[in-house]
């Protein structure tokens, strides 16, 4: 110098378009003598940070921050 990635506690999704979802976890419940499985419902995001385009941005652009890689 060059390139990936960052989104719930963790693991990951998610054509530029209604409310950002799954899965582990957690919280309540049902079931069981109890535990555990296993069924039901719920709560958890400023989508790394600041701009920027656009009717509209987790996406796209630009700058930064963290982080791995590769190169000199």
């Nucleotide at each position: 110098g060059g390139g990936g990635c960052a989104u719930a506690a963790c693991u990951c999704a998610a054509c530029g378009g209604u409310a950002a979802g799954a899965g582990u976890g957690c919280c309540a419940u049902c079931c069981u003598u109890a535990u555990a499985a296993g069924g039901u419902g719920g709560a958890a995001g400023u989508u790394c940070u600041g701009g920027g385009u656009u009717c509209g941005a987790a996406u796209c652009c630009c700058a930064g921050u963290g982080u791995c890689c590769c190169u000199a």